[in-house]
Context: one part of a larger RNA
């Protein structure tokens, strides 16, 4: 911009997109058939391969400074405790959120319809015969539908609820401009959303961030005292000290202040 008044919500499904696999064993049953050898249809039952989607409770992986160790200089006057910097972690041993997969779970289910080829039933034309001319039945991983999304610009613009509820100027039949309602947007706090824009959460009537506080979870036993060794150490103080995203509480900090749009309609 359309959707004949302006907004928030929830929706219905034209159309269109995805999915559609396959193996083996059990059993029916060593049955049915076959002289034997061998050996099913149809039913019911399991497990697996490939593929797919979603997730992160296990597994694993990765987490560029979370925690630890450790070589070389080097600085902060030394001792000690610390920090730089070694190719974009100096090298190592782990590791939370997230993100992954190799891990989990989940899925392809129809005793629906209409058909292909293929098979019938009645059955004349053409006294026979003939699945076909009336008429009428079955049949496939294929087609419509069931199933999973996307979907009223589906201009044929669909429904449903709820909110707003007639101001004011200046033309006089629907028009212009102005100020407003419901609401919206800018701004500002942000997110497992995210290139940007959009989408979600939230702005003090507030837990949206970050801050503190509690918990989980990682690291592994800080520092500094003691005490034991000639000493490197080691033990206790002490599952200590630190901690990035995780849960949860708390208005401490900042979501202040404000400012733009936005109907009078048949």
């Nucleotide at each position: 911009c359309g959707c004949a008044a302006g907004a928030g919500a929830a929706u219905u499904g034209a159309a269109c997109g995805g999915a559609g696999u396959c193996u083996u064993c059990c059993u029916u049953a060593g049955u049915a058939c076959g002289a034997g050898a061998g050996g099913a249809c149809c039913g019911g039952g399991a497990a697996g391969a490939g593929g797919g989607a979603a997730c992160c409770u296990c597994c694993a992986g990765u987490g560029u400074a979370c925690g630890g160790g450790u070589u070389a200089u080097c600085c902060u006057g030394c001792c000690a405790a610390g920090g730089g910097u070694a190719a974009a972690c100096g090298c190592c041993c782990g590791g939370u959120a997230g993100c992954u997969g190799u891990g989990u779970u989940c899925c392809a289910a129809g005793c629906g319809g209409a058909u292909a080829a293929g098979u019938g039933c009645u059955g004349a034309a053409a006294g026979c015969a003939u699945a076909u001319a009336a008429g009428u039945a079955c049949g496939a991983a294929g087609c419509c539908c069931a199933c999973c999304g996307u979907a009223a610009g589906a201009u044929g613009a669909g429904u449903u609820c709820u909110c707003u509820u007639u101001u004011g100027a200046c033309a006089c039949a629907a028009g212009u401009c102005a100020g407003u309602a419901a609401g919206u947007c800018c701004c500002c706090u942000u997110g497992c959303a995210g290139a940007u824009c959009a989408c979600g959460a939230g702005g003090u009537u507030g837990a949206u961030a970050g801050g503190a506080c509690g918990c989980a979870g990682g690291u592994a036993g800080a520092a500094g005292a003691a005490u034991g060794g000639c000493a490197a150490c080691a033990u206790u103080u002490g599952c200590a000290g630190c901690c990035g995203a995780g849960c949860g509480u708390u208005a401490c900090u900042a979501a202040u202040a404000g400012g733009a749009c936005g109907a009078g309609g048949g």
A computed fold for a 266-nucleotide part of an RNA from a Candidatus Gastranaerophilales bacterium, annotated as large-subunit ribosomal RNA, domain VI. It was read from a public genome assembly. Its Rfam family is "Bacterial large subunit ribosomal RNA". Model confidence (mean pLDDT): 87 of 100.